[in-house]
RNA sequence: ACCCCCACCUCGGGGUGCCCUGAUCAGGGCUGAGAUGCGCUACGCGGACCCGUCGAACCUGAACCGGCUCAUACCGGCGGAGGGAAGGUGCAUCGGAGAAAU
Repeated sequence: ACCCCCACCUCGGGGUGCCCUGAUCAGGGCUGAGAUGCGCUACGCGGACCCGUCGAACCUGAACCGGCUCAUACCGGCGGAGGGAAGGUGCAUCGGAGAAAU
């Protein structure tokens, strides 16, 4: 000096399910990183969380196929199939350790 990793900043992408009880709202339970708050439920704004091309975050196929479950979840397949959101910075000061020179 360059490359990679990592961290940070800014920006962006994304999901929000299943079961039970009373009854449409509240409480409880499950899975998960995440199942949230407000406006007021069409949708928008925000929070947390995950992910950003080295991209399995997430979407499509899909109300998919097989196993399992009350159901979601989970396991295997579909499948490394088709899509999918990026730019920047890495200084200063203090302390410690080592090396070299004098």
This is a predicted structure of a 102-nucleotide RNA (TPP riboswitch aptamer (THI element)) from Pseudogemmobacter hezensis. Of the family's consensus pairs, 96% are formed in the model. Lineage of the source: Bacteria > Pseudomonadati > Alphaproteobacteria > Rhodobacterales > Pseudogemmobacter. The prediction has a mean pLDDT of 77.